Predicted 3D model of a 1461-nucleotide RNA (small-subunit ribosomal RNA) from a metagenome. The coordinates come from a structure-prediction model, not an experiment, and the mean pLDDT is 85. It matches the Rfam family "Bacterial small subunit ribosomal RNA". Rfam links the family to the GO terms structural constituent of ribosome and ribosome.

[in-house]
RNA sequence: AGAGUUUGAUCCUGGCUCAGAACGAACGCUGGCGGCAGGCUUAACACAUGCAAGUCGAGCGCCCCGCAAGGGGAGCGGCAGACGGGUGAGUAACGCGUGGGGAUCUGCCUAGUGGUACGGAACAACACGGGGAAACUCGUGCUAAUACCGUAUAAGUCCUUCGGGAGAAAGAUUUAUCGCCAUUAGAUGAACCCGCGUCUGAUUAGCUAGUUGGUGAGGUAACGGCUCACCAAGGCUAAGACGGGUAGCUGGUCUGAGAGGAUGAUCAGCCACACUGGAACUGAGACACGGUCCAGACACCUACGGGUGGCAGCAGUUUCGAAUCAUUCACAAUGGGCGAAAGCCUGAUGGUGCGACGCCGCGUGAGGGAUGAAGGUCUUCGGAUUGUAAACCUCUGUCACCGGGGAAGAAACGCUUCAAGUUAACAGCUUGAAGCCUGACUUAACCCGGAGAGGAAGCAGUGGCUAACUCUGUGCCAGCAGCCGCGGUAAUACAGAGACUGCAAGCGUUAUUCGGAUUCACUGGGCGUAAAGGGUGCGCAGGCGGCCAAGUGUGUGAGGCGUGAAAGCCCGGGGCUUAACCUCGGAAUUGCACCUCAAACUACAUGGCUAGAGCAUUGGAGAGGGUAGCAGAAUUCACGGUGUAGCAGUGAAAUGCGUAGAUAUCGUGAGGAAUACCAGAGGCGAGGGCGGCUACCUGGACAAUUGCUGACGCUCAGGCACGAAAGCGUGGGGAGCAAAAGGGAUUAGAUACCCCUGUAGUCCACGCCCUAAACGGUGCACACUAGGUCUUGGCGGAUUCGAUCCCACCAGGGCCCAAGCUAACGCGUUAAGUGUGCCGCCUGAGGACUACGGUCGCAAGACUAAAACUCAAAGGAAUUGACGGGGGCCCGCACAAGCGGUGGAGCAUGUGGUUUAAUUCGACGCAACGCGCAGAACCUUACCAGCCCUUGACAUGUCCGGCUAUCCAGAGAGAUCUGGAGUUCCUUCGGGACCGGAACACAGGUGCUGCAUGGCUGUCGUCAGCUCGUGUCGUGAGAUUUGGGUUAAGUCCCGCAACGAGCGCAACCCUCGUCCUUAGUUGCCAUCAUUUAGUUGGGCACUCUAAGGAGACUGCCGGUGAUAAGCCGGAGGAAGGUGGGGAUGACGUCAAGUCCUCAUGGCCCUCACGGGCUGGGCUACACACGUGCUACAAUGGCGGUGACAGUGGGAUGCGAAAGGGCAACCUGGAGCUAAUCCCCAAAAACCGUCUCAGUUCGGAUUGCACUCUGCAACUCGAGUGCAUGAAGGUGGAAUCGCUAGUAAUCGUGGAUCAGCACGCCACGGUGAAUACGUUCCCGGGCCUUGUACACACCGCCCGUCACACCAUGGGAGUUGGGUUUACCCGAAGGCAGUGCGCCAACCGCAAGGGGGCAGCUGACCACGGUAGGCUCAGCGACUGGGGUGAAGUCGUAACAAGGUA
Repeated sequence: AGAGUUUGAUCCUGGCUCAGAACGAACGCUGGCGGCAGGCUUAACACAUGCAAGUCGAGCGCCCCGCAAGGGGAGCGGCAGACGGGUGAGUAACGCGUGGGGAUCUGCCUAGUGGUACGGAACAACACGGGGAAACUCGUGCUAAUACCGUAUAAGUCCUUCGGGAGAAAGAUUUAUCGCCAUUAGAUGAACCCGCGUCUGAUUAGCUAGUUGGUGAGGUAACGGCUCACCAAGGCUAAGACGGGUAGCUGGUCUGAGAGGAUGAUCAGCCACACUGGAACUGAGACACGGUCCAGACACCUACGGGUGGCAGCAGUUUCGAAUCAUUCACAAUGGGCGAAAGCCUGAUGGUGCGACGCCGCGUGAGGGAUGAAGGUCUUCGGAUUGUAAACCUCUGUCACCGGGGAAGAAACGCUUCAAGUUAACAGCUUGAAGCCUGACUUAACCCGGAGAGGAAGCAGUGGCUAACUCUGUGCCAGCAGCCGCGGUAAUACAGAGACUGCAAGCGUUAUUCGGAUUCACUGGGCGUAAAGGGUGCGCAGGCGGCCAAGUGUGUGAGGCGUGAAAGCCCGGGGCUUAACCUCGGAAUUGCACCUCAAACUACAUGGCUAGAGCAUUGGAGAGGGUAGCAGAAUUCACGGUGUAGCAGUGAAAUGCGUAGAUAUCGUGAGGAAUACCAGAGGCGAGGGCGGCUACCUGGACAAUUGCUGACGCUCAGGCACGAAAGCGUGGGGAGCAAAAGGGAUUAGAUACCCCUGUAGUCCACGCCCUAAACGGUGCACACUAGGUCUUGGCGGAUUCGAUCCCACCAGGGCCCAAGCUAACGCGUUAAGUGUGCCGCCUGAGGACUACGGUCGCAAGACUAAAACUCAAAGGAAUUGACGGGGGCCCGCACAAGCGGUGGAGCAUGUGGUUUAAUUCGACGCAACGCGCAGAACCUUACCAGCCCUUGACAUGUCCGGCUAUCCAGAGAGAUCUGGAGUUCCUUCGGGACCGGAACACAGGUGCUGCAUGGCUGUCGUCAGCUCGUGUCGUGAGAUUUGGGUUAAGUCCCGCAACGAGCGCAACCCUCGUCCUUAGUUGCCAUCAUUUAGUUGGGCACUCUAAGGAGACUGCCGGUGAUAAGCCGGAGGAAGGUGGGGAUGACGUCAAGUCCUCAUGGCCCUCACGGGCUGGGCUACACACGUGCUACAAUGGCGGUGACAGUGGGAUGCGAAAGGGCAACCUGGAGCUAAUCCCCAAAAACCGUCUCAGUUCGGAUUGCACUCUGCAACUCGAGUGCAUGAAGGUGGAAUCGCUAGUAAUCGUGGAUCAGCACGCCACGGUGAAUACGUUCCCGGGCCUUGUACACACCGCCCGUCACACCAUGGGAGUUGGGUUUACCCGAAGGCAGUGCGCCAACCGCAAGGGGGCAGCUGACCACGGUAGGCUCAGCGACUGGGGUGAAGUCGUAACAAGGUA
């Protein structure tokens, strides 16, 4: 410090996720030791049991034990139980934090002053008697005190009307002390008041009657409405009152660079609470955790009458929960209470125990050790790896274990002795010294010795982020997953294994917090298009604000002082072997308060100024607003005239109107609405908006000019006003247009688009509504920052006769661009630049411009505005493609123009389907279907049935044997089996070939996967494209290949920030066309001779053959074009603009085809999915399709005549002549290793005949008889003859080929092959028609445009409906909680009143008085009750929409002009 994830890729915006740290944690797996810390976060749920607060006999009496000394017990009395310990329910508060303040109290403690006199009456205990189950209690009687009461005294104290008045005490002990009372001061602690700070939401906006203040009184330790009486009517609030929700606060803790954010366990400070609620008593202190009273709930005891209890003390139990320990030891230390002290008490505390809960430390060994052992894993089988790892050798001994030793924590108090001081004193007391005594932990820390590598390693991960990879299993299953995403037969992502990586007594996971997240932005973000500028203005509060002077000193700055507890963090030391931990010192604590100083800026108050703002004067511009009036054109309607059959409407029609006279045309009239031209990127207005003319009323802006006011300004939350269209209310008006509605079309449908009608409405008046893509998607104001150009209004200058034109300034309206900004697009003095001020708004997408609540509205609805839940995206700009029922340019038998076909018939052939034991398999739009198959009777053959074989039909290796090869006979369907005959070939003489047998490695597979592959092929397409390097442009993906011409072509030329290059194009290659040279047999024959015949002689001129050359290049001329490239025309030429044809197929696309040509990974079979054989099947047949052949006839059939080719093939072959047969064919065998012989006859052509018929067309089908091939023609060959003579009369929708030696037509040859072609490949003969042209269909190329597509339009995608699930709104109601109003009830308690009952202290002889008690009454008040309101939550028949789901249904709304933008 960043990374992953939206896309084909890019940049940006933006969310989600990860890596880090942390934790009072929990869970999973695992677990050696020690130190230090921490350990019910949930039910402030309920608690058994034990302990947690006592102590004092030197305050008092009594009782018991004891001879005594002394000890014990319950009471009275004193002090302490207000501390210590626990918890965080409540509390949004002076509760806490911080800093101040004055009207207070303070036991014990310290210091000071003064005093401590004299009396009295009781009550416990105790005794006796009584009640009760108990708890406990009643009556009578006796008694002490440091308990209680009175009197005296009063330095000082308190009160006071300043005269005065009031109020104390306790003794113990015998020596001095300890006490007691009053009072002063301090210390400590406590109470009160104030400034500032202290969570959330406005879908909580008004709250308040003791409320705010005053006077008086009461009350308190004290101020105070704290309480009461009276008076006044105040007080709080947008700087958030009141009400709701949540929460103990802080020092700190965690995180973070910091600022912040989160948090408030342990430790420390404060607060609050103690079963729930209320109350007071005692006391210095409480409204009291282990006190009291009352009420309530709960639990326990009970003799049913009544009682008792409060672990949020320490342990412990139950329960809740993912989850949190021992019913331990000790007062030895520290501290606390009491005591004179010894001492007692102390679950505070100190220790130990439990649990890896955390932090820290240590160990599980170290060195050597290669045969790189074995085993495991992988493997290309060679090896690699685990791995110096182990074994083995040499060592060490931490921890744990055994044995021995062994500190510190302990100093006091106390006791004994001594010394000094005090003293009359050697008592005593104080101080000091010495000795003695005191340890829970402790079987401790630590040290020494011993033994032995012996007892001690796991967890997670290994696709990317993120360090680390292979095998096997599985096969969208099982599973994984933090995000992206893995898994559908080769998974580095699942599971196992090996290896590796990380951390380590732990490692992972989960929850939570901060970080990363600059993703709420103070530091430190944004708002044209990504989320985001309010529809517009006016304007109160608020915020901000021009120049000068002097003043104050609010903010501000500087210095000082106080405080900011300790602990913690940080720095520097020190102590535990180190560390964690502990400890000392410093720094820091950014804050608050006070004092002093400064005066620039800010603020305040004062005085002035004119540059901001405004007023006045003059002038012109304008659809600015309102009211009234007027005008013409047009539409419609009415009436009248002319006139006749149509009009209207559309893509085409129809509905509609019209013979009752329309449309058209002329005239007259009515009515409503809107104002052509001018008109403009023009003007005005804040915006919405404003358009004929005139008048009146009225707002604003601008220019020029001087004068005036003197900061009067800018912005603006709330508020107020205006606010298109539609809509609503009332009343008018209604020509045209026109939601709804009706009709006609279109359509699969058409509740639409189109057409014909047509009502609200549109118009006016008044009143509402208050929303728009109210948009410049750009808030307002001010200042600054290059220009160019057009235009509106105004002034000035120059010029002109004038109009015009030119220059300059101000105010508007536009365009283009600089710097700069921006993600880019773009903006650019009219900023989206640079700054200032103020307002509004945003924070992932959906849910949701929604629900609920509130406000407004007549309603429609508007404004304000969530959550659950779902997703990992949603989005902006730009790029490259692809696509478009977008555009431009261009090409192609693409269309058009033509010629001939297919689709109809019969047959052939292939396919689908069906059938079958099998009908083997593959190929499926173009680019499968006369395709693989250049030829299935057996074979082929892969399929089926049956019969057989198992190292195999075939290969290599080992061993043994042999000559068994081959032929014959028999059995069998054959494979095969049995029998007989049978001396092969090579040799380096070992043997090998060959055959048979045995065992094992292995063979074999046309079994699967073409979506694991190689190779080959098809296709776009012989289309003109596809790329690279360097440079340049762009943040980048990318662009530069575009542009102007031209070409068949990215062909060439020109231009240009590009310049070059590669694969393609073209050329080079083959062939045909012309000529030349060479050569002349088997070819040829002009000349000579010869012949039936180039047959022979002869010749090589010609043809031809086959080698090599020539030739064509826009080379020449003219025109055109930019003078270029090129194009057009011409000449010459056999051929002219790539001359015709072929071969040649760029980068790539289609997971195209092929595992059945071959090769090959993986999987599968191994007496079978291998091998052999016989027979069958691939040839089936209701049907459908493709490709062909033959036809339907006269451009023809038949008969006759019998002319003219070119390829090519031929030794198991082609096969002549001659003969036979009607023919297929047979006999025959010449010649031929083939320019020599043969196949070989070419056919269309020509002549004659037939005369339009199902025919002398057509030949299917069938019968009979034959031929040939072959082991064999039954399933299932071809051919011949005779006979038979089907459909078919030119073919619907649709569709195919072809642009010249082409189509059409005619025959010929070849491969395969024993035989079998209508198919395929090749050859020649005859030989056309048409192309205006590129609008349309199809395909393609380039440029451009739009895009929500990128699996790329066979794309994407919307809504209803149906089904399942999820959360949520409404909902008659119902249940519960909280809060509140009114009223009723009124425990305990204090207060007030009363007190006829009762009473020891004082007075009084007494009576009585004073004083008090019980009791009663009153207001207050907890709980409770009745009625109502508000609010929150749960459930709820039914219901609303929403979300998510596998390939459901219906349509096609959006994205392209998305087919109606």